[in-house]
RNA sequence: AAAGAUAAAGCCAAACCUGUCGCAAGACAGGGACGGAAAGCUACGGAUCUUUAGAGAAAGCCGGGUUGCCUUUU
Numbered sequence: 001a002a003a004g005a006u007a008a009a010g011c012c013a014a015a016c017c018u019g020u021c022g023c024a025a026g027a028c029a030g031g032g033a034c035g036g037a038a039a040g041c042u043a044c045g046g047a048u049c050u051u052u053a054g055a056g057a058a059a060g061c062c063g064g065g066u067u068g069c070c071u072u073u074u
Base pairs, nucleotide, nucleotide: 001073002072003071004070011036012035016031017030018029019028020027021026034060040066041065042064044063045062046061048057049056050055
């Protein structure tokens, strides 16, 4: 620098269940694993969802930005 294998140390944890909070979308904690090579962070663009129309939610929808682990090749 390039790539991401039916590999792998370690990591995250969808649906669902329980509790708490919120008008809601949803969030957090515990259990649980469908999956993930950024499923780390960031609402910048598009799309989506909620709304008491003030604003919010969502990064595990697609891009952008940014940081980083492991392995392989050169």
A computed fold for a 74-nucleotide RNA from Desulforhopalus singaporensis, annotated as c-di-GMP-I-GGC riboswitch aptamer. The prediction has a mean pLDDT of 82. The model forms 90% of the base pairs in the Rfam consensus. NCBI's taxonomy places the organism under Bacteria, Pseudomonadati, Thermodesulfobacteriota, Desulfocapsaceae, Desulforhopalus.